[in-house]
RNA sequence: ACACUCAUAGUCUAGUGGUUAGGAUGUCUCUCUUCCAAAGAGACGGCCCGUGUUCGAAUCACGGUGGGUGUA
Numbered sequence: 001a002c003a004c005u006c007a008u009a010g011u012c013u014a015g016u017g018g019u020u021a022g023g024a025u026g027u028c029u030c031u032c033u034u035c036c037a038a039a040g041a042g043a044c045g046g047c048c049c050g051u052g053u054u055c056g057a058a059u060c061a062c063g064g065u066g067g068g069u070g071u072a
Base pairs, nucleotide, nucleotide: 001071002070003069004068005067006066007065010025011024012023013022018055026044027043028042029041030040031039048064049063050062051061052060
């Protein structure tokens, strides 16, 4: 320099055009317990940035930023 690939919550991850963005973990509250742990219930918290396509974009296109892999 070029090609490919990835970016969703504090962390890990599902979702490939329309339904409230789902789950695990975490944090907080409550229940239970003599207390703690475990268990149960509830709450909090997220689509990397910009532009475009579309009635509608986390999802498609283009550009950018950052990570990874390969080639030279």
Predicted 3D model of a 72-nucleotide RNA (transfer RNA) from Vanrija pseudolonga. Taxonomically the source falls in Vanrija (Eukaryota, Dikarya, Agaricomycotina, Trichosporonales). The RNAcentral record of the sequence draws on ENA. The coordinates come from a structure-prediction model, not an experiment, and the mean pLDDT is 82.